A computed fold for a 110-nucleotide RNA from a soil metagenome, annotated as SAM riboswitch aptamer (S box leader). The RNAcentral record of the sequence draws on MGnify. Its mean pLDDT, the model's own confidence on a scale to 100, is 84.
Parts: sequence; structure tokens; C1' cells
RNA sequence: CUUAUCAAGAAAGGCUGAGGGAUAUGGCCCGCUGAAGCCUUGACAACCUGUCACGCGUAACCCGUGUGAUAAGGUGCCAACUCCAACCACGCAAUGCGUGGACAGAUAAG
Repeated sequence: CUUAUCAAGAAAGGCUGAGGGAUAUGGCCCGCUGAAGCCUUGACAACCUGUCACGCGUAACCCGUGUGAUAAGGUGCCAACUCCAACCACGCAAUGCGUGGACAGAUAAG
């Protein structure tokens, strides 16, 4: 940079000790009944690999491809929709609420 997904899901222990929820702003939350970080174990999930089944392509196989299963390997993840908003459009008659989109971000594969 490209593509896909982001409404679901899933915590215990040890060390440590004050912050954390990506960033700056506003809000709202979490936190000494222990934040962040590190380690161990466990779970969740199913993006990639592997394995298995079935369909399609093939005369058939190899192989390719689609769907499903599995969870061995590679990642990821385990408060709140990506915590919410911010920018644009639309709707409701309304200094707000709702919906959609953009931007930004996260993860995977290339």
C1' cells in the first nucleotide's frame, strides 16, 4: 500500500505499584476490593497453514476452487459497539435523538 472483518465471544494466579480506556479535544467509564507492564496457566475466536468430509472443474487422478467440520501450527484476543462523540448527509421538530457514510484506528492475509 491492497483486500477482508470490526453488534458476537472469552480470566485466573505470581511479580510489581498508579495509572488506564490508540492519538489531541469533549464526555463517560475502569482502577489500592490493585491500573499499565512482565511471567505462567487457561479460555475465546476461526484470519492464515494443516487435517477431514462434501460439491464443482477433469475420463480419472494430481491440482484448483467453494462450503462445512476440526483446533495441531502461525497470529490475534479475553470491561463497556473500535466505550461514545468529533466531519458529511438524511430523518424526527429538535440546541437533542436516531440512521447511514467518511476519516482515523485495530486485526489478519498478501